[in-house]
């Protein structure tokens, strides 16, 4: 840079100990009944493997990733009376 997805899902565990929700701004929240981090565990199934077989789909597994408060927590730009839709930015996967 391109393509796809982003409304679902997942801890009463161990260590540790004050922050965290991507960045900026504004909100709103989470947190000593334990934040972030590490380990373990779980979830999911993009790639992968196997089976079936051409509906290029379905099923099983979980090796490479990912992920485990709130829609990607909400708003920021455009349309709309609103609900909402789209974009941008971001995240993840594959190339």
């Nucleotide at each position: 840079c391109u393509u796809a997805u982003c409304a679902a899902g997942a801890g009463u565990g161990g260590c540790u100990g004050a922050g965290g929700g991507a960045a900026c701004a504004g909100g709103c929240c989470c947190g000593a009944u334990g934040a972030a981090g590490c380990c373990c565990g779980a979830c999911a199934a993009c790639c992968u493997g196997c089976a079936u077989g051409u509906a290029u789909g379905u099923g099983c597994a979980a090796g490479g990733u990912g992920c485990c408060a709130a829609u990607u927590c909400c708003u920021g730009c455009g349309g709309g009376a609103a609900a909402c839709c789209g974009a941008a930015a971001g995240a993840u996967a594959a190339g």
Molecule: SAM riboswitch aptamer (S box leader)
Organism: uncultured Gemmiger sp.